[in-house]
RNA sequence: CGAGUCGGCCAAGCAGUCGCUGCGCGUCGAAUGGCGCGUGGAGGAAAGUCCGGGCUCCACAGGACAGGGUGCCAGGUAACGCCUGGGGGACGUGAGUCCACGGAAAGUGCAACAGAGAGGAGACCGCCGUUCGGUCCGCCGAACGGUAAGGGUGAAACGGUGCGGUAAGAGCGCACCGCGCAGCCUGGUAACAGGCUGUGGCUAGGUAAACCCCACCCGGAGCAAGGCCAAAUAGGGAUCCAACGGUGUUCGUCCGCACCGGGUCCGGGUAGGCCGCUUGAGGCGUUCGGUGACGAACGCCCCAGAUGAAUGACUGCUCUCGACAGAACCCGGCUUAUCGGCCGACUCGUUAU
Numbered sequence: 001c002g003a004g005u006c007g008g009c010c011a012a013g014c015a016g017u018c019g020c021u022g023c024g025c026g027u028c029g030a031a032u033g034g035c036g037c038g039u040g041g042a043g044g045a046a047a048g049u050c051c052g053g054g055c056u057c058c059a060c061a062g063g064a065c066a067g068g069g070u071g072c073c074a075g076g077u078a079a080c081g082c083c084u085g086g087g088g089g090a091c092g093u094g095a096g097u098c099c100a101c102g103g104a105a106a107g108u109g110c111a112a113c114a115g116a117g118a119g120g121a122g123a124c125c126g127c128c129g130u131u132c133g134g135u136c137c138g139c140c141g142a143a144c145g146g147u148a149a150g151g152g153u154g155a156a157a158c159g160g161u162g163c164g165g166u167a168a169g170a171g172c173g174c175a176c177c178g179c180g181c182a183g184c185c186u187g188g189u190a191a192c193a194g195g196c197u198g199u200g201g202c203u204a205g206g207u208a209a210a211c212c213c214c215a216c217c218c219g220g221a222g223c224a225a226g227g228c229c230a231a232a233u234a235g236g237g238a239u240c241c242a243a244c245g246g247u248g249u250u251c252g253u254c255c256g257c258a259c260c261g262g263g264u265c266c267g268g269g270u271a272g273g274c275c276g277c278u279u280g281a282g283g284c285g286u287u288c289g290g291u292g293a294c295g296a297a298c299g300c301c302c303c304a305g306a307u308g309a310a311u312g313a314c315u316g317c318u319c320u321c322g323a324c325a326g327a328a329c330c331c332g333g334c335u336u337a338u339c340g341g342c343c344g345a346c347u348c349g350u351u352a353u
Stems, first nucleotide, its partner, number of pairs: 001349010012318007020041009043324001047335002050333005055222004067218005072086005087101001088099004102213002107211002109207002124151002126147009159177006178202001179200009226275004236266006245260005282301008319322001
């Protein structure tokens, strides 16, 4: 200098004017509130709502089933399907990246096309034997068998190399390598890695984000959760009043009783208002512990909280002309979208010293 990998950060900037909104103070007003001053006012994803938790209400003796999720080991955390470190596998020259990474010798299922055969398999070509026929005596053809060495198909065809063996072949036998099983040793907390001994001719191919088996985890609903105050009108309950009137009770009248009526009190509840609501697993800095995720101590800070729902409009200047996008109970993650730029660590190549 070129090409790349990983991590962190920023998200056009400045000034003026006028607005909107939370809070504090002052002032005016009987009050909702008005005015003035000060101060705060979207994001790295506020998004998708995919996980985990806080909080609230409901349910709940314990356990199991069903259903769902997770799945190498150790650690972090309030918790997690997240993060960190490590192991194994795959990719890359490398920095590094990716992986649901338990069980396929419990059972069931599945495997397009091609191919003879797709799982205790398979004879299409080839190789070999026997019999028969032909023959130019080199062989050729047919039938019946043997054979998994060689060819061919496929993503995948029942270990590899060599020697022996055989009619030809074959773990058929043997040596080495590989694999499985059992025991042991070394390193490591562990996953695992390395090794030794014995044993099995290899039986046991793939697939579990297919059913399934094993281990572990999970009660439900969600801030329209939930709680408080509480009109008008209508309805409910208790109690008191019975002066007049009406209806019913009677064949009719009177008395009596019940209801309609009036007063007082009570509770439910609608409109409306308030709380929940933002001080929190909070942010920043320093020191310490830890490889790290993270934790501890000390100091400082308060940093949106609306409810028709604010965060905007205009003007001027500058530049590299500006992406994705906007809170609605809160927090930790993951995923997805995103113009461009800055910083740090590292890798490979080339050149120079």
The RNA shown here (Bacterial RNase P class A) has 353 nucleotides and comes from a Candidatus Azotimanducaceae bacterium. It matches the Rfam family "Bacterial RNase P class A". Rfam links the family to the GO terms ribonuclease P activity, dimeric ribonuclease P complex and tRNA processing. From the family's description: Ribonuclease P (RNase P) is a ubiquitous endoribonuclease, found in archaea, bacteria and eukarya as well as chloroplasts and mitochondria. The model forms 96% of the base pairs in the Rfam consensus.